[in-house]
């Protein structure tokens, strides 16, 4: 250095519930604990989710519905970048 123990010291926290924010996806805080060796950080590439606003079609007579769309969201989907605790076996 690779690697990752039924190791030690610690860390994070899914679903669900409550509160707040948001059009939504979702986020933050509290409870909770499924899991995680980067489940620390960065939306850079791909994916996925949302669709306020925009574009468009139909409807209608000014409303309703459909389609497309990220500048929104997700790093606990994958890849990439940056940083990092511990140390058995190999």
């Nucleotide at each position: 250095g690779c690697c990752g123990a039924u190791a030690a010291a610690g860390g994070c926290a899914a679903a669900c519930c409550c509160a707040u924010c948001g059009a939504a996806a979702g986020a933050u805080g509290g409870g909770g604990g499924c899991g995680c060796a980067a489940a620390g950080c960065c939306a850079c590439g791909g994916g996925u989710c949302u669709g306020a606003g925009g574009c468009u079609c139909a409807u209608u007579c000014u409303u309703u519905g459909g389609g497309c769309u990220a500048u929104g969201a997700u790093c606990g989907c994958c890849g990439g970048g940056c940083u990092g605790c511990c140390g058995a076996a190999g």
Model confidence (mean pLDDT): 88 of 100. A computed fold for a 90-nucleotide RNA from a Chloroflexota bacterium, annotated as c-di-GMP-I-GGC riboswitch aptamer. Its Rfam family is "c-di-GMP-I-GGC riboswitch aptamer". Rfam links the family to the GO term cyclic-di-GMP binding.